Predicted 3D model of a 158-nucleotide RNA (glmS glucosamine-6-phosphate activated ribozyme aptamer). It matches the Rfam family "glmS glucosamine-6-phosphate activated ribozyme aptamer". About the family: This entry contains a glucosamine-6-phosphate activated ribozyme that is found in the mRNA for GlmS. GlmS is an enzyme that uses fructose-6-phosphate and glutamine to generate glucosamine-6-phosphate. The ribozyme catalyses self cleavage of the glmS mRNA that is thought to regulate GlmS activity. The model forms 85% of the base pairs in the Rfam consensus.

RNA sequence: AGCCCAUCAGAAGCGCCAGCGCCUGCCUCCGGGCAGGACGACGAGGUGAGGGGAGCAUCGAAGAUUCGGCGGAUGCCCCUCCGCGCCGGCUCCGGGCGCGCACGCGGCCUACAAAGCCCGCAGGCAACUGCGGAACAAAAGGGCCGUGACCGGGGAAC
Numbered sequence: 001a002g003c004c005c006a007u008c009a010g011a012a013g014c015g016c017c018a019g020c021g022c023c024u025g026c027c028u029c030c031g032g033g034c035a036g037g038a039c040g041a042c043g044a045g046g047u048g049a050g051g052g053g054a055g056c057a058u059c060g061a062a063g064a065u066u067c068g069g070c071g072g073a074u075g076c077c078c079c080u081c082c083g084c085g086c087c088g089g090c091u092c093c094g095g096g097c098g099c100g101c102a103c104g105c106g107g108c109c110u111a112c113a114a115a116g117c118c119c120g121c122a123g124g125c126a127a128c129u130g131c132g133g134a135a136c137a138a139a140a141g142g143g144c145c146g147u148g149a150c151c152g153g154g155g156a157a158c
Stems, first nucleotide, its partner, number of pairs: 014071004019067001022037006042060003048081006082100005090155006103148008118133006
C1' cells in the first nucleotide's frame, strides 16, 4: 500500500449497479475493442413491544432508463404482551369482536408536495449534476351527517 473479515455509524419510497443505451480518451483489420465516467423513482403517507412467515407493500405527480436488476423497508399474515373503542351514567376483572394515540361502513365538505417543464446561478471537455424562484395531486388525515359494533361477574355512587 492492496485485499478479506468483523464491528460501529448513517439512509427506509430508502441504498446499491454487473445488463441495454449515453459521454470522454486510446486502439482499430472499421465489425468493434479497452479504460474511465455519467444516468439509473418525483414527492405525500406510513412503525405500540417482541418473535415467526410470504414477497411486484399505500397514494398520486410525471411520461424520462421512473428501463432492467440486487438488497432493504414502517404495508400484509400468524403467535404472545401492552394500550384504545364496543356491554346506553362511573369504575375494576374474565372472555369476545374491531383497532394501534387508537372501532367499522356510507355520503358530503376540506387541507397539504416534490420532481419534470419554464427562468436564473454554479460545477464538469462532455454525458450530466447541484442550488434558487413560480405552479399543480391523491390516499391516509380533518370537519359534518347517517348507520352499525357484546356476554358474564365485582365495586363505588344514587